A computed fold for a 93-nucleotide RNA from a Bacillota bacterium, annotated as c-di-GMP-I riboswitch aptamer. NCBI's taxonomy places the organism under Bacteria, Bacillati, Bacillota. Model confidence (mean pLDDT): 84 of 100.
[in-house]
RNA sequence: UAAUCGAAUGGGCAAACCGUCAGAAAUGGUGGGACGCAAAACCACGGGUCUAAAGACUUCAGCGGUGGAGUUUAUGAUCGCCGGGCUGCAACG
Numbered sequence: 001u002a003a004u005c006g007a008a009u010g011g012g013c014a015a016a017c018c019g020u021c022a023g024a025a026a027u028g029g030u031g032g033g034a035c036g037c038a039a040a041a042c043c044a045c046g047g048g049u050c051u052a053a054a055g056a057c058u059u060c061a062g063c064g065g066u067g068g069a070g071u072u073u074a075u076g077a078u079c080g081c082c083g084g085g086c087u088g089c090a091a092c093g
Base pairs, nucleotide, nucleotide: 005093006092012037013036017032018031019030020029021028022027035080042085043084045083046082047081048078049077050076055072056071057070058069059068060067061066
């Protein structure tokens, strides 16, 4: 110096929930709030999971326009689901 484990000091982030904004939704931003986290910093690269506006199909009602229901589907989302990539603080042992 590097890696790994433990850990002190100084700290860092912020789950659920509530208010508010955006969105079809999942969810995200923001304020409050702390369940927890040594990368709970960042990146949708692989897998998983969530949502289904638009599209496709089926079906019901209807004279028709159309309306309702169901199935399917990610280009949407999730890094605090897992793996991976990449970056960072650290007295001491």